[in-house]
Order: sequence, then C1' cells, then structure tokens
RNA sequence: AACCGAUAAAGGCACACCACGCGCGAGCGUGGGCCGCAAAGCCGACGGGAGUCGCGCCUCUGGCGCCGACUCGGCCGGGUUGCCGAA
Repeated sequence: AACCGAUAAAGGCACACCACGCGCGAGCGUGGGCCGCAAAGCCGACGGGAGUCGCGCCUCUGGCGCCGACUCGGCCGGGUUGCCGAA
C1' cells in the first nucleotide's frame, strides 16, 4: 500500500414517524426523531430495477404499451473519494 472488517478507538449518517415548506405526483428541503448502515459519502451525463405524471389502447375499481417527462444512491450492479488498523 492492497485485500479485508473486529465485542477495538475516534467519530459520522439518519428508516419509520411528527412539524413546517416545495411539487399534479412519485418525492424533496429544514428541524425533531433514531430502524439501521463500514461508505446509508458522491455520481440518475454508465447499466438495470421500481415508482409518479402524461398520452394511446383494452376485457376499464384495473391492465397493457410509449423512441415521453420526472423520481428513488437507505433497490441492485458499477464508477469514484474517504476514517481506523485487529485477525
């Protein structure tokens, strides 16, 4: 240094939910909260998946299609950066 991740050490982030605000919506921001996370840091101008809106069709409480737009990095793969140093 790399791989790796421990009943180590110092820390970090913040699910659900609540309040306020933004958005048609998925969802997002701030504050509280703390389920969990060794990348639960970043990348949606890399690939997939899921969702929302719109349009069209159908056997129409729904389903299917779209070369459309949007959303999700705490859905996955991948890329990239990073704390510590036991086995």